[in-house]
RNA sequence: GCUCCCAUAGUUUAAUGGAUAGAACGCAAGCCUCCGAAGCCUGCGGUCCAGGUUCGAUUCCUGGUGGGAGCA
Repeated sequence: GCUCCCAUAGUUUAAUGGAUAGAACGCAAGCCUCCGAAGCCUGCGGUCCAGGUUCGAUUCCUGGUGGGAGCA
C1' cells in the first nucleotide's frame, strides 16, 4: 500500500428493511429476613461518527474513526 471482517446498555450479546431495539449479568429501590445472602417484583441504561437511498435504516450504499485478520 491492497483486500476482507467487526463496532448495539457498565459487560456478554439478539434483532438480515417495519412492532415501544429484546435478553442475561450488573446497578438502584421495594418485598422477604433479627441482619445479610438467595429468591420475587419494579426501575436504570444502548445502535461508533457524517452523509445518502427509502414512506420507513441496527439492517442497504458512500466516506471517516477505532479494533482484528490476510497478502505485499
A computed fold for a 72-nucleotide RNA from a Minisyncoccota bacterium, annotated as transfer RNA.
The organism belongs to Minisyncoccota, within Bacteria.
Its mean pLDDT, the model's own confidence on a scale to 100, is 82.
The sequence is in RNAcentral, with records from ENA.
It matches the Rfam family "tRNA". Rfam links the family to the GO term triplet codon-amino acid adaptor activity.